The RNA shown here (SAM riboswitch aptamer (S box leader)) has 114 nucleotides and comes from an Acidobacteriaceae bacterium.
RNA sequence: AUUUCAUGCAGAGUGGCUGAGGGACGAGCCCUGUGACGCCACGGCAACCGAUCCGGGAUCAUAUAUCCCGGGUGACUGGUGCCAACUCUCUCCUGGAAACAGGGAACAUGGGAU
Numbered sequence: 001a002u003u004u005c006a007u008g009c010a011g012a013g014u015g016g017c018u019g020a021g022g023g024a025c026g027a028g029c030c031c032u033g034u035g036a037c038g039c040c041a042c043g044g045c046a047a048c049c050g051a052u053c054c055g056g057g058a059u060c061a062u063a064u065a066u067c068c069c070g071g072g073u074g075a076c077u078g079g080u081g082c083c084a085a086c087u088c089u090c091u092c093c094u095g096g097a098a099a100c101a102g103g104g105a106a107c108a109u110g111g112g113a114u
Base pairs, nucleotide, nucleotide: 001114002113003112004111005110006109007108008107013042014041015040016039017038021031022030023029026090027089028088043083044082045081048079049078050076051073052072053071054070055069056068057067058066059065087106092103093102094101095100
């Protein structure tokens, strides 16, 4: 980088440095000199992966073995991620008078494959 699967209405911020932008893109709306974005330090959230515990299933003659599924812990110096607003909202399709609901696309994060 491509592809595939899962998740995206919950949750979690202080300080220092810097100094004007930021919220992916377009439109809207919003945040921002009462200091954005970024960087650093410390703290926290979550539970995708590892770890660990429990339950079920498959293989099997049996199994404490291997694999699969579901759940718990988070006190592991574990690998990531995240800590304004539903992924801030909408953009395409379907239903609906509307509110809204369902789906898709795109994007983000993680796991797998190449």
Of the family's consensus pairs, 97% are formed in the model. Taxonomically the source falls in Acidobacteriaceae (Bacteria, Pseudomonadati, Acidobacteriota, Terriglobales).